Predicted 3D model of a 367-nucleotide RNA (Bacterial RNase P class A) from a Nitrospirota bacterium. NCBI's taxonomy places the organism under Bacteria, Pseudomonadati, Nitrospirota. Its Rfam family is "Bacterial RNase P class A". Rfam links the family to the GO terms ribonuclease P activity, tRNA processing and dimeric ribonuclease P complex. The family's RNA type in Rfam is ribozyme. A source record names the gene rnpB.

[in-house]
RNA sequence: AGAGCGGGUGAGGUGAUCGCUCCCCGAAAGGGGGGAGGAAAGUCCGAGCUCCGCAGGGCAAGGCGGUCCCGAAACGGGACAGGGGGCGACCCCAUGGAAAGUGCCACAGAAAAGAAGACCGCCCGCAAGGGUAAGGGUGAAACGGUGGGGCAAGAGCCCACCAGGUCCCCGGGUGACCGGGGAUGCUUGGCAAACCCCGCUUGGAGCAAGGCCGCAUAGGGAAGCGCUUCCCGCAAGGGAAUAAGGACUGCCCGUCCGAGACUUCCGGGUUGGCCGCUCGAGUCCCGCAGCAAUGCGGGACCCAGAUAAAUGAUCACCGCCCCGGGCAACCGGGGAGACAGAACUCGGCUUACGGCCCGCUCUGAUC
Repeated sequence: AGAGCGGGUGAGGUGAUCGCUCCCCGAAAGGGGGGAGGAAAGUCCGAGCUCCGCAGGGCAAGGCGGUCCCGAAACGGGACAGGGGGCGACCCCAUGGAAAGUGCCACAGAAAAGAAGACCGCCCGCAAGGGUAAGGGUGAAACGGUGGGGCAAGAGCCCACCAGGUCCCCGGGUGACCGGGGAUGCUUGGCAAACCCCGCUUGGAGCAAGGCCGCAUAGGGAAGCGCUUCCCGCAAGGGAAUAAGGACUGCCCGUCCGAGACUUCCGGGUUGGCCGCUCGAGUCCCGCAGCAAUGCGGGACCCAGAUAAAUGAUCACCGCCCCGGGCAACCGGGGAGACAGAACUCGGCUUACGGCCCGCUCUGAUC
C1' cells in the first nucleotide's frame, strides 16, 4: 500500500423550563418515577399463548436432507468432513439415491445414452456391401489416458504404468470420512431447486386470537333443494331405519346427525369500556467448563404499554467536526446529515444503514 475476517457506536452528555403518554402517592393542589431500535422493518422460518377441530384406517399434498454437537424448536447456530474458488488470510456449496423406472440435454453434429452410432478418414471387396470409435470434424458434454503387442484396418482385444470405480482386509476417527494393502479390465455421461425412490417430519386460524360487561337490534325476507318408509298412540307426540343434505378444517372409506341445526343472496344491529398486556427460553456484570455454538454457578436490575396511537421543543454549559486568528494555553464564527420508528411476547434468518472508532490476519515492497 492493497486485501480478508470480526466487533463497537449509531443524531452525544448534564441541567433548567414548557409539553405528551403510562404508573405510584395524595381529598385536592401538587409531588415522584418509567418512556423506541439494532434492526422496533420484511412477516421468511420456529415457538409460547388463544380459539376451532381431533374414534379409527387409507390416499394425497407440503417441508427438510453430509457428520457430530448446541438449542424448547427452527428453512437456526457451531465445529468438522467432502467438493469448488483464491498466491494467501479466507470464501462458496439444498452435500441422500442417476446400474429401480420415466423424462430432459438448446445450437452444432452422422450420432446426445444405447454395449447405440460410420460424415470425412482407414481396411476388405470388381462392385453392392461389410468391418472399424484408433485419427479428423461438431459440441458444454462423444464411452478412461500414455506406450507397446496384436490386427486386413482397428478396438481393454491383450500387456505395462497412471487415473477412477466396485468388492475384501488392516489401521485411525464418536461420526461424515481419511490412510494403507489386495482382488477385479469393471471404465455404463450429466441433470433429482425434473418426475420419482429412500429416510425424517407436518392439523387450521391468528391478539381484529379470545374472554367479560354494556349498548343496540333481532332470531326477518327471497330463491333453491328436501319434506321418505315402518312401529306405538284417538290425537298431540314418541321411537326406529334412511333419502336430500350436513359434521369429522385436503380427499376417500368409515362413523355420527338427519324434518329444516340445509345452501345462496338480501336486509337489520354493534364496532364503546375492561381484561388479554407485558417479569420474560428477560437484561447487565463476573467466574468456571468447552475449539466454538452453548451450558452451569454467583451477583445486580425491573426496562414503553399507547388505541388514532405518547416518546417532543427551547435555552445554557461541556464534548465533537470545520473555518479564521495565535508560538501556545486559548479566542471568535459556523455546523452536526444513515436506515428507520414499538402495537401480544420470545428465539432466529433476511434486508436497509452516513460518518467515526477498535481488534486479529494475509500478500507485496522498502528499511